Predicted 3D model of a 738-nucleotide part of an RNA (large-subunit ribosomal RNA, domain II) from a marine metagenome. It matches the Rfam family "Bacterial large subunit ribosomal RNA". Rfam links the family to the GO terms ribosome and structural constituent of ribosome. Model confidence (mean pLDDT): 81 of 100.
Context: one part of a larger RNA
RNA sequence: GCCAACGAGUUAGCUGUAUGCAGCUUAUUUAACUCCUUUGGGAGGUAGGUAAAGUGAAAGCAAGGAUUAAUAAUCCGUAUAUUAGUUAAUGGUUUGUAGCUAUUAGUAGCUACAAACCAAAUACUAAUAAGGCUGUAUGCACUAGACCCGAAACCAGGUGAGCUUGCCAUGACCAGGGUGAAGCGACCGUAACAAGUCGUGGAGGCCCGAACCCACUAGUCGUGCAACACUAGGGGAUGAGUUGUGGUAAGAGGUGAAAUGCUAAUCGAACCUGGCAAUAGCUGGUUCUCCUCGAAAUAGUUUUAGGACUAGCCUCUUGAGUUAAGUUUUGGUGGUAGAGCACUGGAUGGAAUAGGGUGACAUUACGUUCAUACCUAUUUCAAUCAAACUCCGAAUGCCAUUACGUAUUUCAAGGGAGUCAGACCAUGAGGGCUAAGCUUCAUUGGUCAAAAGGGAAACAGCCCAGAUCUCAGUCUAAGGUCCCUAAAUUUAAGUUAAGUGUGAAAGGUGGUGUCGUGACUUAUACAACUAGGAGGUUGGCUUAGAAGCAGCCAUCCUUUAAAGAUAGCGUAACAGCUCACUAGUCAAGUCGCUUCGCGCCGAAAAUUUAACGGGGCUAAACUUAAUACCGAAGACGAGAGUUUUUAUUUUUUAAAUAAAAGCGGUAGAGGAGCGUUCUAUAUGUGCUGAAGCAAUACCGAGAGGAGUUGUGAAACGUAUAGAAGUGAGAAUGUUGGC
Numbered sequence: 001g002c003c004a005a006c007g008a009g010u011u012a013g014c015u016g017u018a019u020g021c022a023g024c025u026u027a028u029u030u031a032a033c034u035c036c037u038u039u040g041g042g043a044g045g046u047a048g049g050u051a052a053a054g055u056g057a058a059a060g061c062a063a064g065g066a067u068u069a070a071u072a073a074u075c076c077g078u079a080u081a082u083u084a085g086u087u088a089a090u091g092g093u094u095u096g097u098a099g100c101u102a103u104u105a106g107u108a109g110c111u112a113c114a115a116a117c118c119a120a121a122u123a124c125u126a127a128u129a130a131g132g133c134u135g136u137a138u139g140c141a142c143u144a145g146a147c148c149c150g151a152a153a154c155c156a157g158g159u160g161a162g163c164u165u166g167c168c169a170u171g172a173c174c175a176g177g178g179u180g181a182a183g184c185g186a187c188c189g190u191a192a193c194a195a196g197u198c199g200u201g202g203a204g205g206c207c208c209g210a211a212c213c214c215a216c217u218a219g220u221c222g223u224g225c226a227a228c229a230c231u232a233g234g235g236g237a238u239g240a241g242u243u244g245u246g247g248u249a250a251g252a253g254g255u256g257a258a259a260u261g262c263u264a265a266u267c268g269a270a271c272c273u274g275g276c277a278a279u280a281g282c283u284g285g286u287u288c289u290c291c292u293c294g295a296a297a298u299a300g301u302u303u304u305a306g307g308a309c310u311a312g313c314c315u316c317u318u319g320a321g322u323u324a325a326g327u328u329u330u331g332g333u334g335g336u337a338g339a340g341c342a343c344u345g346g347a348u349g350g351a352a353u354a355g356g357g358u359g360a361c362a363u364u365a366c367g368u369u370c371a372u373a374c375c376u377a378u379u380u381c382a383a384u385c386a387a388a389c390u391c392c393g394a395a396u397g398c399c400a401u402u403a404c405g406u407a408u409u410u411c412a413a414g415g416g417a418g419u420c421a422g423a424c425c426a427u428g429a430g431g432g433c434u435a436a437g438c439u440u441c442a443u444u445g446g447u448c449a450a451a452a453g454g455g456a457a458a459c460a461g462c463c464c465a466g467a468u469c470u471c472a473g474u475c476u477a478a479g480g481u482c483c484c485u486a487a488a489u490u491u492a493a494g495u496u497a498a499g500u501g502u503g504a505a506a507g508g509u510g511g512u513g514u515c516g517u518g519a520c521u522u523a524u525a526c527a528a529c530u531a532g533g534a535g536g537u538u539g540g541c542u543u544a545g546a547a548g549c550a551g552c553c554a555u556c557c558u559u560u561a562a563a564g565a566u567a568g569c570g571u572a573a574c575a576g577c578u579c580a581c582u583a584g585u586c587a588a589g590u591c592g593c594u595u596c597g598c599g600c601c602g603a604a605a606a607u608u609u610a611a612c613g614g615g616g617c618u619a620a621a622c623u624u625a626a627u628a629c630c631g632a633a634g635a636c637g638a639g640a641g642u643u644u645u646u647a648u649u650u651u652u653u654a655a656a657u658a659a660a661a662g663c664g665g666u667a668g669a670g671g672a673g674c675g676u677u678c679u680a681u682a683u684g685u686g687c688u689g690a691a692g693c694a695a696u697a698c699c700g701a702g703a704g705g706a707g708u709u710g711u712g713a714a715a716c717g718u719a720u721a722g723a724a725g726u727g728a729g730a731a732u733g734u735u736g737g738c
Base pairs, nucleotide, nucleotide: 001738002737003736004735005734006733011144012143013142015141016140017139018138019137020136021135022134023133024132025131027050028049029048033044034043035042036041054061055060064076065075066074080129081128082127083126084125085124086123090119091118092117093116094115095114096113097112098111099110100109101108102107147285148284150282154275155274156273157272158271159270165249166248167247168246169245170244171243172242173241174239176208177207178206179204183200184199185198186197187196212236213235214234216233217232218231219230220229251267253263254262255261260269288673289672290671291670292669293668298311299310300309301308302307312419313418314416315415316414317413318412319411320410322407326404327403330400331399332398333397338392339390340389344386345385346384348382349381350380351379352378353377354376355375356374357372358371359370360369422448423447424446425445426443427442428441429440430439431438453464454463455462468640469639470638471637473636474635475634479630480629481628482615483614484613488627490626491625492624493623494622495621501617507601508600509599511598512597513596516593517592518591519590520589528585529584530583531582532581534558535557536556539553540552541551564579567578568577569576641663642662643661644660645659646658647657648656649655650654674727676724677723678722679721680720681719682718683717684716685715692711693710694709695708696707698705699704
């Protein structure tokens, strides 16, 4: 790593709540216990519980209670509904009888009584609903290990010093060589000592160096010879030395020449067992199918921020019932965008005035006068800026209202959730650098999340469009139509020459097209060529010189077709060469300014062209218009399934038919099923071959279910109920095999 098996929402509660079903409703229900029993259960048992009355914090009071001095007021309560029958106060109509009044003598009105019919308060009975109690199933909560696996730890009781640390007792060991302390002796020496010399002697945490002990350096090794070794060197080696045996100190501890070291390959608190399934707001995992709906990443609070609670958003049930979104009418609300400077502030320039500074003049002095590239303030004029300015002020919005609006729309109550890390895009803003694939808000914006399909070469968040299933069908969207590659080498008019297209700014551009406008021009423009470009005069000054052309001043006049007291080059100064200006030749447009379009320069990066997806393109680029076509799981068409609603029919629990509207989906809610093991009842199959295993072209929307053949050799189904050790691919899962 693979395969097989095992492997995770369970069980209990004198618990609660909701829903379904059932029993009773003379309210309901028994517990312990007793009796009977065919052991399955049955009968009794009213102790107790819930309900029948609420309210208040409570004492308490009570169809009322609380609040308050009190009441008003307020809050919570005092519960029935429908149908059928009986009863019947009473009322109404009609008829009959009697009385009174009026009378046209027919009758009319009023009163009383009797009968019939109708309505009916109230009371009673029955049924149903509601409400109540109990049982049962399911969802959820709580308490328990509570969906499963997983700590680092904490506590208790024990086991360890055969490793290692210290200590105690008793033993053992240290080749060889060197140095030569004290002491002693002799000699010498001294007043005597001392000192000195020679000899002897053999001290030392002395020296060199084996055994022995250690572990400083390098290499090897590093799935090793070895869970610390090997090789070559190194240190100590009579000492605080090394070592054998026996003993001793124990975890809130011991021991420690002290490193948090060591205490059995374990040490900032050993190991073993138990408490123990510790706890884990954390990580991982959580097993069959189909159908319907379908979120959130927000607010408030939180020793709270990756957790939770309440609300929001989802789902299911029940009820209300035209409420919702949207459009429309009318009326309100507000201080944003914009704008403005009337307030509050900011900032620019001018003028006036006042004060200060400075300067000038002046004085005997105070001071006055004048001026100002200065400073300050006030007034005024002009033109301005503002999230925390407003004399103003929209559009949208919001709140009511009017009329439409019938959609799986709104509201209410109850059961069950999940969500509280959001992402990008568009728009309006704050922070930042008007940086970020940055960050924080807003719009009940969009998409993704939870959305597949087509386009953008590739590309969660962009553009188009929302996949129930099947189909060589039809039409389109975005985007495209030379080839890769489905469809125009389509039409018309322009632009571009840069491969611009196919990356970029300030700035530059006598590239090119276009709009407008001005000037000159057959009295000959513009360019070119030919000729002239003179005289007073070398103007005056200055100067060594200054003659158009170093510099200063002036800048006239004349001849002319025209010619500056000169626009450049030049000379020491002149000279010389041009220009302005004029004439001729030539011959038709020329010279400026401006608008807009498309280009060009600006333009340097790292593996390889690499800034059209490629080929390649002068259109197959760009602008404007037009017509075709392609193009999606979109729409339409044909068929099938399924959900909801409505209608009809029927063998009215349910099914069929028709119509309409639906059927993407994570977390999640709801519904319907398949399969496994066992039990009960009923009924079957099997040695003429059960289960299991293997193969296989059948059936079902699926989980799945049959048939046949082979193998196999003795058990196994089906129907209806019930109960669960009930479904594996993942958990560094567990065990086994390879």